[in-house]
């Protein structure tokens, strides 16, 4: 950097460094933000690999379940929302469903 598979409506602090923006791009809205944010460090959540138990299979495969000492990863707002598509109800709106894009983890090139 691509490509596959899987999830993305829950969860996670009144610590500390630090000092200007920040919520991936773009565009439009909303927020967050000097009552110090965005990041970094503890600290925490969770359980994607890997770990251990049981069951199942043809299987080096799968399903539960357990921990959280290993590698990731999160850690305002659903991936804050919409943006293309179709749908329902209704006329500037309001839902719903799906696709793109992204994120992450796991395996491939």
């Nucleotide at each position: 950097c691509u490509c596959u598979u899987a999830u993305c409506c829950a969860g996670a602090g009144a610590g500390g460094c630090g000092g200007a923006g920040g919520g991936a791009c773009u565009a439009g809205g909303c927020c967050c933000u000097a009552u110090g944010a965005u990041g970094c460090c503890c600290g925490g959540c969770a359980a994607c690999c890997a770990u251990c138990a049981a069951g199942a299979u043809a299987a080096u495969u799968c399903u539960u379940g357990a921990a959280a000492a290993g590698g990731u990863g999160c850690u305002a707002a659903u991936u804050c929302c919409u943006g293309c598509a179709g749908g329902u109800a209704g006329u500037u709106u309001a839902c719903c469903u799906g696709a793109a894009a992204g994120a992450u983890a796991a395996g491939g090139g």

Predicted 3D model of a 109-nucleotide RNA (SAM riboswitch aptamer (S box leader)) from a Bacillota bacterium.
It matches the Rfam family "SAM riboswitch aptamer (S box leader)". Gene Ontology term of the family: regulation of gene expression.
The sequence was found by an Rfam model in a public genome assembly.
The coordinates come from a structure-prediction model, not an experiment, and the mean pLDDT is 83.
The source organism's lineage runs through Bacteria, Bacillati and Bacillota.